[in-house]
RNA sequence: UUUUGGAAACAGAGUCAUAGAGGUGCAGAUGCUGACGAGUGGCGAACGGGUGAGUAACGCGUAGGGAUCUGUCCUGUAGAGGGGGAUAACCCGGGGAAACUCGGGCUAAUACCGCAUACGUUCUGAGGAAGAAAGGUCGGGACCGCAAGGCCGAUCGCUACAGGGUGAGCCUGCGUCGGAUUAGCUAGUUGGCGGGGUAAGGGCCCACCAAGGCGAUGAUCCGUAGCUGGUCUGAGAGGACGGACAGCCACACUGGGACUGAGACACGGCCCAGACUCCUACGGGAGGCAGCAGUGGGGAAUAUUGGACAAUGGGCGCAAGCCUGAUCCAGCGAUGCCGCGUGUGUGAAGAAGGCCUGCGGGUUGUAAGGCACUUUUGGCGAAGACGAGGCUGACACGCCCGAAUAAGGUGUGUGAGUGACGGUAUUCGCAGAAAAGGCACCGGCUAACUCUGUGCCAGCAGCCGCGGUAAUACAGAGGGUGCAAGCGUUAAUCGGAAUGACUGGGCGUAAAGAGCGCGUAGGUGGUUAGAUAAGUCAGAUGUGAAAGACCUGGGCUUAACCUGGGGGUGUCAUUUGAUACUGUUUGACUAGAGUACAGGAGAGGAAGGUGGAAUUUCCGGUGUAGCGGUGAAAUGCGUAGAGAUCGGAAAGAACACCAGUGGCGAAGGCGGCCUUCUGGCCUGAUACUGACACUGAGGCGCGAAAGCGUGGGGAGCAAACAGGAUUAGAUACCCUGGUAGUCCACGCCGUAAACGAUGAUAACUAGACGCUGGUGGGGGUAAAGCCCUGUUAGUGUUGAAGCUAACGCGAUAAGUUAUCCGCCUGGGGAGUACGGUCGCAAGAUUAAAACUCAAAGGAAUUGACGGGGGCCCGCACAAGCGGUGGAGCAUGUGGUUUAAUUCGAUGCAACGCGAAGAACCUUACCUACCCUUGAAUCCUUGGAAUUUGACUGAAAGGUUGAAGUGCCCGCAAGGGAACCAAGAGACAGGUGCUGCAUGGCUGUCGUCAGCUCGUGUCGUGAGAUGUUGGGUUAAGUCCCGUAACGAGCGCAACCCUUGUUUCUAGUUACCAGCACGUAAAGGUGGGGACUCUAGAGAGACUGCCGGUUUAUAAACCGGAGGAAGGUGGGGACGACGUCAAGUCAUCAUGGCCUUUAUGGGUAGGGCUACACACGUGCUACAAUGGGCAGUACAAAGGGAAGCGAAGCCGCGAGGUGGAGCGAACCCCAGAAAGCUGUUCGUAGUCCGGAUUGGAGUCUGGAACUCGACUCCAUGAAGUCGGAAUCGCUAGUAAUCGCGGAUCAGCAUGCCGCGGUGAAUACGUUCCCGGGCCUUGUACACACCGCCCGUCACGCCAUGGGAGUGGAUUGCACCAGAAGUAGGUAGACUAACCGCAAGGAGGUCGCUUACCACGGUAUGGUUCAUGACUGGGGCGAAGUCGUAACAAGGUA
Repeated sequence: UUUUGGAAACAGAGUCAUAGAGGUGCAGAUGCUGACGAGUGGCGAACGGGUGAGUAACGCGUAGGGAUCUGUCCUGUAGAGGGGGAUAACCCGGGGAAACUCGGGCUAAUACCGCAUACGUUCUGAGGAAGAAAGGUCGGGACCGCAAGGCCGAUCGCUACAGGGUGAGCCUGCGUCGGAUUAGCUAGUUGGCGGGGUAAGGGCCCACCAAGGCGAUGAUCCGUAGCUGGUCUGAGAGGACGGACAGCCACACUGGGACUGAGACACGGCCCAGACUCCUACGGGAGGCAGCAGUGGGGAAUAUUGGACAAUGGGCGCAAGCCUGAUCCAGCGAUGCCGCGUGUGUGAAGAAGGCCUGCGGGUUGUAAGGCACUUUUGGCGAAGACGAGGCUGACACGCCCGAAUAAGGUGUGUGAGUGACGGUAUUCGCAGAAAAGGCACCGGCUAACUCUGUGCCAGCAGCCGCGGUAAUACAGAGGGUGCAAGCGUUAAUCGGAAUGACUGGGCGUAAAGAGCGCGUAGGUGGUUAGAUAAGUCAGAUGUGAAAGACCUGGGCUUAACCUGGGGGUGUCAUUUGAUACUGUUUGACUAGAGUACAGGAGAGGAAGGUGGAAUUUCCGGUGUAGCGGUGAAAUGCGUAGAGAUCGGAAAGAACACCAGUGGCGAAGGCGGCCUUCUGGCCUGAUACUGACACUGAGGCGCGAAAGCGUGGGGAGCAAACAGGAUUAGAUACCCUGGUAGUCCACGCCGUAAACGAUGAUAACUAGACGCUGGUGGGGGUAAAGCCCUGUUAGUGUUGAAGCUAACGCGAUAAGUUAUCCGCCUGGGGAGUACGGUCGCAAGAUUAAAACUCAAAGGAAUUGACGGGGGCCCGCACAAGCGGUGGAGCAUGUGGUUUAAUUCGAUGCAACGCGAAGAACCUUACCUACCCUUGAAUCCUUGGAAUUUGACUGAAAGGUUGAAGUGCCCGCAAGGGAACCAAGAGACAGGUGCUGCAUGGCUGUCGUCAGCUCGUGUCGUGAGAUGUUGGGUUAAGUCCCGUAACGAGCGCAACCCUUGUUUCUAGUUACCAGCACGUAAAGGUGGGGACUCUAGAGAGACUGCCGGUUUAUAAACCGGAGGAAGGUGGGGACGACGUCAAGUCAUCAUGGCCUUUAUGGGUAGGGCUACACACGUGCUACAAUGGGCAGUACAAAGGGAAGCGAAGCCGCGAGGUGGAGCGAACCCCAGAAAGCUGUUCGUAGUCCGGAUUGGAGUCUGGAACUCGACUCCAUGAAGUCGGAAUCGCUAGUAAUCGCGGAUCAGCAUGCCGCGGUGAAUACGUUCCCGGGCCUUGUACACACCGCCCGUCACGCCAUGGGAGUGGAUUGCACCAGAAGUAGGUAGACUAACCGCAAGGAGGUCGCUUACCACGGUAUGGUUCAUGACUGGGGCGAAGUCGUAACAAGGUA
């Protein structure tokens, strides 16, 4: 430039110019830097971190010692010369799955090895010999060199030696858990000599020699355990513990071993063995969280697979820096300690709600709400640390070094960078009471109380203990109390705990003195002088780590926390002193102790002799029928002659009197007399010894009885055994026999309430009175006996101080002291098991645990009780009289029955009781039929009330009619009072339960004489005293005495009644005198005398006298007088209390239950039943009687819906009648036994009257179930009652009748009344009950108490047990990995020597010694388990007996 492709950038091709240069890429070579990685080499890895398995030990703590090493660090002295040979990495090749490994070749060093040098170092025969080293980095002027470089300097290293520091190793004194049911252990064991070994002493190892060493001051063995500073607790002394932090030790899967190194026998190294896990190609390999996280498992239970090297510290490095689960932080957990908050003030209507309530209220409670404030913490937002000092490089200025302005080192200054925690602490702002309270307890200890529920259930509980119908104790609630982001429980430690006692206990009886002595070790020890200085005391020095604790400062707002300083801390060590005491030692003394001499008493001991009485047996005589024995008997003995009695003989055992709170002995124990031997004690006066003493673990000895062995002996007694009794039984007590044994010799046993329940020795501390043995003095005597007074040894009584829980002890202490020994620590299990020792055995000794209980025990007190004692009383016994128990009936009860037989009362102290009266009623029960605000009060509505029918019904009731209108206010309407009916709900009702929730009332001990208090005194106290004692009484009645003095409730008295009398008063009572009068009669007048009535008085008080009495008193006995005499008789009257006595059915009442019924009404039935049992009564069984006839005398009562006369009727019950009387008037109402007469004649009767038949009367509405009475008839049992049991002591028992309450009627019951009218009491032994004193007690619910053992059942722990399984350990042997040391020359071999051959040295192999694991055999210890078996403990109501507690019935 044109063409082509392309949208374009641009790319390719071609052509032209230049012909050299540049750029880029790739490959390779050499070098530098950084990162990563392997190797050689150095240092570290022996620190830091974890754990506590082992260890009872020089492991730790503390104080010391000397025979050692010590990398790095500091100081100093000297050196660092000159050589050599390898080897990893790397390359090549091989084996193996892997881990890994083998062969060949190359190479470096501050890697390795000779040589030289050697002050000091080591060895030495003192001459000598041996023994080191390493260089790197940075800078540099001259000089040398080709260069590298030499050389010089700095720095980091290197070698030898010395000193220091640090760290480590070794040795020693003292301290450091339990077991003696572990008493002997030890062979390299102990020591020596000589070696080896080590860093170093050493039996550390080896050879030889000796025979030692340790142990009761605990060796060995077993169990347990890391030690300490400290922590918790405690007033302290102590006790318990050793988590965090700090020091030391030990360990690293289990066991063994060495290597390397300054340091290891090595947590994240090696080798071997073993167990386990994992990988594998099956051949072989790998691993070790007790590092930090994390996982699994186990467990009641304990955290994140976090951040960072910023700080502190460590390792390496010149340094930068790297590493660091050490560390610093964060996370999780109320696990602990500390701080803060969840609001503050005000607020009464004392709200609501809750809870309680006496219904008024109280409380929650100023609490809440409301109002006014504050804002910590939390929330949101903003700011935002200290901890940072250094170090690095930069700059500036000094100093050191050097020739230097270089390099290096070092210092100062300037500015810069660096924080995990952490956007955390802290600060500020905003809103807002806003988001923030639980847990335990409330019976006492122990601060805090009520209600409800529950009902020995559910439950609580630390101890005591709560709960069975009123739970402050369970559960809930309200309220309260205490603590608080905690509270409560559980587990554990110390304290209280003087409950192991050193401080700081005890031992007579509570647990505890050895049965007694001798004596060893040990402990303790008289007077005096000296020495010493161990103990002791004082001073100094060292040390006693830090932390903690204490004191005192400082820092986080405070505190917890952190931090500075101080003081304190030892049985320590060394040293200097002191010397009283103790010790040691030397010397002396005589008071302790002992010896010698002279006397004395004695059941002291041993041996040998000997004596009489008695028992028994035998022989003989006399003699005849029993003996013996017991509570009573029998067994037994006896006519074959017992027993009795006389004589003789034998044998054994024991020694009457003396003989005694007498003697001796250590204790046990010892008793005729004599002899021998022998121990101890006492007294006296002198002499001698000179502390010679006391106690006494172990040890040794003695040691009653029984028992055992061998041999004797054997009279009496007598286990076992036999027989006889007793008894329910009686393997007992009692009786008759009887063998061991009892006796002797020898040997065992070794225990007893072996006791004074009291160890030994010594000293001290008032007395009084005895006894025994000595010895003095005085008096007296002829002598003695005798009297007085000392002293000493023993043995008793009483007692001061003191002690003691009390009792008691008290010079013989249980007092005050000293020394030594033994023993105790709740009861049971248990003085047992196992083990050991001893023994012939029996057994002894030493001596636990599991488990279980909350007591066991001592002394004293008050009661109660006793088959304990003393005193006393009572109809308690005895003495009497009459009954019951047998019969019939009545009545009550039990039982049975029933539809129901209503309920209660149950030993005395229920049973003729509640009930003083069940045909209906009563009545509560049963059956049937009815009512549901009911019989009462209140309210509403209606109606006056009321009277009277009908139907139905068994009645109640139901249904349905008729008549009728009152009183007060008010004109009326209406209201009110009372009454009736209906309705609604509050309520009524309940003989339903609980008498064990209660009041009241009552019984009983018991009309017994007791029961208490105040003050004082005594005692620690409970309590005692008083109140006991001596007398006396009916009496705690009175007197005296008296540490008591007084008082109260009881006793007695006061009250009633009765007995005597006076006064007053006389009607209805009475009647002497007077009068009247009758058949008779207080009938009448009258009287007031008498009886009597009923009021008031008197009287009796031991007042008087005597006394044998007593004590003088109280009193008692007797007497007088008197009506009455010693409380005249009787009654009422019942102390503190007991019996959970009785009663909820008299009444009252809490709680519970019921509410068309468990309430109310009505009718009928039942309470009245009937095989039987019991209690209480009546009537009898007959002649002291029955029948008949006649006749006499009471008291006390009752009476109006009442008592009811006379008269009349009836056999009679009764009827009729209706006088009189509200009653000293009338009536009931005749009293009966009695007396007189008569009859009956001993009989189931002329006894007895049940039962039954018939006929009646009365009451009542009604007598059937189910009344009483009368008459006639009938005529049962029963002929005086078994065991047993009751009442009564004088006007009583017995007997006789009368009345009353209740009640229509019903009485053999009950309550009263009078008539007649006894016997007996010696006396307190016995039975029963009671009072006082005393005694014992194991009882206190109190003897109807307590309590023991076997057996049966359930549960629990434990011993034995043929064995079985594990753990651990001893001894003997086998075996022998790895490793180290020695040996060896089979193999191999760089440095050095040598010329070489070869040598020195080394490596591997083999082997020896030691040794882990393992194995075999046999022992010990221990744990678990085991058929079966032994005892033990515990267990609301089992069986058998009754051993103990009282004299426990046999102490």